Model confidence (mean pLDDT): 77 of 100. Predicted 3D model of RNase P RNA and transfer RNA as a complex of 445 nucleotides. Rfam match: Bacterial RNase P class A. The family's RNA type in Rfam is ribozyme. The literature on the family includes a 1998 paper in Annu Rev Biochem by Frank and Pace, "Ribonuclease P: unity and diversity in a tRNA processing ribozyme".
[in-house]
RNA sequence: AGGGGUGAAUGCAUGAUCGCUCCGGCAACCGCCGGGGAGGAAAGUCCGAACACCACAGGGCACGGUGGUUCGUAACACGAACCAUGGGCAACCAUGGGCCAGUGCCACAGAAAACACACCGCCGAUGGGAUGCGGUGCAUUCACAGGUAAGGUUGAAAUGGUGAGGUAAGAGCUCACCGCCUUGUCGGCGACGGCAAGGGCAGGGUAAACCCCACCGGGUGCAAGACCAAAUAGGGAGGCGUUCGAGGGCGGCCCGUCCAAGGCCUCCGGGUAGGUUGCACGAGAUGCCGGGCGACCGGCAUCCCAGCUACAUGAUCAUGGUCCGCCGCCGGGCGGAAACAGAAUUCGGCUUACAUUCACCCCUUUUU
RNA sequence: GGACGGGUAGCUCAGUUGGAUAGAGCGUUGGCCUCCGAAGCCAAAGGUCGCGGGUUCAAAUCCCGCCUCGUUCACCA
Numbered sequence: 001a002g003g004g005g006u007g008a009a010u011g012c013a014u015g016a017u018c019g020c021u022c023c024g025g026c027a028a029c030c031g032c033c034g035g036g037g038a039g040g041a042a043a044g045u046c047c048g049a050a051c052a053c054c055a056c057a058g059g060g061c062a063c064g065g066u067g068g069u070u071c072g073u074a075a076c077a078c079g080a081a082c083c084a085u086g087g088g089c090a091a092c093c094a095u096g097g098g099c100c101a102g103u104g105c106c107a108c109a110g111a112a113a114a115c116a117c118a119c120c121g122c123c124g125a126u127g128g129g130a131u132g133c134g135g136u137g138c139a140u141u142c143a144c145a146g147g148u149a150a151g152g153u154u155g156a157a158a159u160g161g162u163g164a165g166g167u168a169a170g171a172g173c174u175c176a177c178c179g180c181c182u183u184g185u186c187g188g189c190g191a192c193g194g195c196a197a198g199g200g201c202a203g204g205g206u207a208a209a210c211c212c213c214a215c216c217g218g219g220u221g222c223a224a225g226a227c228c229a230a231a232u233a234g235g236g237a238g239g240c241g242u243u244c245g246a247g248g249g250c251g252g253c254c255c256g257u258c259c260a261a262g263g264c265c266u267c268c269g270g271g272u273a274g275g276u277u278g279c280a281c282g283a284g285a286u287g288c289c290g291g292g293c294g295a296c297c298g299g300c301a302u303c304c305c306a307g308c309u310a311c312a313u314g315a316u317c318a319u320g321g322u323c324c325g326c327c328g329c330c331g332g333g334c335g336g337a338a339a340c341a342g343a344a345u346u347c348g349g350c351u352u353a354c355a356u357u358c359a360c361c362c363c364u365u366u367u368u
Numbered sequence: 369g370g371a372c373g374g375g376u377a378g379c380u381c382a383g384u385u386g387g388a389u390a391g392a393g394c395g396u397u398g399g400c401c402u403c404c405g406a407a408g409c410c411a412a413a414g415g416u417c418g419c420g421g422g423u424u425c426a427a428a429u430c431c432c433g434c435c436u437c438g439u440u441c442a443c444c445a
Stems, first nucleotide, its partner, number of pairs: 001364010012320007020037007039340001043351002046349005051221004063217005068082005083096005097212002102210002104206003119152002121148003126145002128142006160178006179201001180199008225277004235268006242262001243260001247259004284303008322337006369444002371439005378394004387425001396412005418434005
């Protein structure tokens, strides 16, 4: 200098003017004074909780989720450290229970896709057939029974790999090395690792297929829920009151009489509109000290830091800072730029969007 | 604010224990038929399966992350 990896920080500052909104105070009729007013993601709503209501004897099944180990945490699909495997020259990154409990699937191709099998091959020792020779034997031959899994062919994947010996041909059949399995021992809390001995070798893939194992989970979400409570129309209770025109009792019928609906007044209750609350002191923030490799935890001190409801948090100017471009030897001058995005019950995470800067580490080249 | 559902050809839709040519109807284009047109018959074109990543030998399909559209007193006041 170039390329790469990991992590962190900041997200313009101060002042003035004009506005919006909440709180407190003064005033009293819309003013005055003081104070507060978006984020690292407020986003996606993907997880975990708090909180609230509903459901619920207890246990199990079903369903859903998580998945190396040990820690951290209120909890977690989160984080830290470590382990194994894979990728990378490296810094570093990615992934993570179990297909020797069972079941399913593995298209096409291929002999064969899973307690197997033999298409082309190789052999034909042994057994059998044929021929030759004096032959209960030997030789030659056939490729019939059979042996074989070296080689070929297919595929994403074919039953340890390489080499040597061995054999009729072959084969862990035997041996060496590598791999694998078992046992022991040592180290580690553990995942796991080291070493030694033994065993010729058991094991195709797929669980982001059913499933098995371990652990976790009741449902719904602040439009949860609680309280106050109009107008109108229903409901209930009490009182007053009428036959004109409901209905009923007495009565065979009418009259009459009694009860009495509709009516009026008062009260009560439920829900609606609307309002209040939930709702801003909290797994809180900042600083210092201590513990821990770390995530994180403990102690002390200080601080109070948005709360809207049709939804406030804005605009302009000045000065300064940062970055970019131009001029210039420098000082400096001129011009320009500043992303993603905006709370709505509240926290802890994850993911995604995004501007700039810094730190550490790795590789290559050059110079010293 | 919360909670759900969808995205496959120009349009409307199929497509699920993953299997290699992703289909159907309408439409479009060309041909046949007809004097011409319609209807009918034959054929063809047309697909980043919303996007990206992962699992797998193999993904429209399974898993994860995004984008986008829709659902309101027969989603929640």